Description
A computed fold for an 88-nucleotide RNA from Aromatoleum toluolicum, annotated as c-di-GMP-I riboswitch aptamer. The source organism's lineage runs through Bacteria, Pseudomonadota, Betaproteobacteria, Rhodocyclales and Aromatoleum. Its mean pLDDT, the model's own confidence on a scale to 100, is 85. The sequence was found by an Rfam model in a public genome assembly.
[in-house]
RNA sequence: AUUUCAUAUGGGCAAACCGCGCGGAAACGGCGGGACGCAAAGCCUUCGGACCUACUCCCUGUGCGGGAACGGUGGCCGGGCUGCACAC
Numbered sequence: 001a002u003u004u005c006a007u008a009u010g011g012g013c014a015a016a017c018c019g020c021g022c023g024g025a026a027a028c029g030g031c032g033g034g035a036c037g038c039a040a041a042g043c044c045u046u047c048g049g050a051c052c053u054a055c056u057c058c059c060u061g062u063g064c065g066g067g068a069a070c071g072g073u074g075g076c077c078g079g080g081c082u083g084c085a086c087a088c
Base pairs, nucleotide, nucleotide: 012038013037017033018032019031020030022029023028036075042081043080044079047078048077049076050073051072052071057067058066059065
């Protein structure tokens, strides 16, 4: 220095849910509260897959119907990049 790793040290992040005359068509995101959990639950979707939503658009038997991402989820996964501490 690198890899791995714990009933280790100091810490970190923040699910569901709640609130907001917040953003958005929605999914979802932001801020505050709150902790389910997480050794990367730090960053990247212009690398690939999966899932969610459907304003505009297309179809339609006209429906709270169907299709569809340019929208979203990195706390869905693969992958890429970066990082704290430290026994064996």